[in-house]
Notes: A computed fold for a 95-nucleotide RNA from Arthrobacter agilis, annotated as TPP riboswitch aptamer (THI element). It was read from a public genome assembly, where an Rfam model found it. The organism belongs to Arthrobacter, within Bacteria.
C1' cells in the first nucleotide's frame, strides 16, 4: 500500500402516505412501515435501490394507501479521519 470490519468519531444525504371520525383548519383513530414533520435510541453515504426524476406511469390486487410485477442496474443521488484484524514490503540491530 492492500483487503476486511453489524468498529469509533466528525461531517453529510433523506421521507413523512392511507382510510375513518370530527370536522374545511386543529384534533383523535386505523393501517403499512425503521421512520408517516415535535420522528428521532429513524433510515441511508459511492460495494451508494436510503431517497428523488421518469410519473397524475403501466399491469394485477386493494374502499384506498400498502403490497406485487414492470419502468429498471434507466437517469441522478450524500465521505473524510481515525481504530482493529489479516496479509504483504522496506529498514535498523541481536545472535
Nucleotide at each position: 500500500a492492500g483487503c476486511a470490519g453489524c468498529g469509533a468519531c466528525a461531517c453529510g444525504g433523506g421521507g413523512u402516505g392511507u382510510c375513518c371520525c370530527u370536522u374545511u383548519c386543529c384534533g383523535g383513530g386505523g393501517c403499512u412501515g425503521a421512520g408517516a414533520u415535535g420522528a428521532g435510541a429513524c433510515c441511508c453515504g459511492u460495494c451508494g435501490a436510503a431517497c428523488c426524476u421518469g410519473a397524475u406511469c403501466c399491469a394485477g390486487c386493494u374502499c384506498a394507501u400498502a403490497c406485487u410485477g414492470g419502468c429498471g442496474a434507466a437517469g441522478g443521488g450524500a465521505u473524510g479521519u481515525c481504530c482493529u484484524g489479516c496479509c504483504g514490503g522496506u529498514c535498523c540491530g541481536a545472535c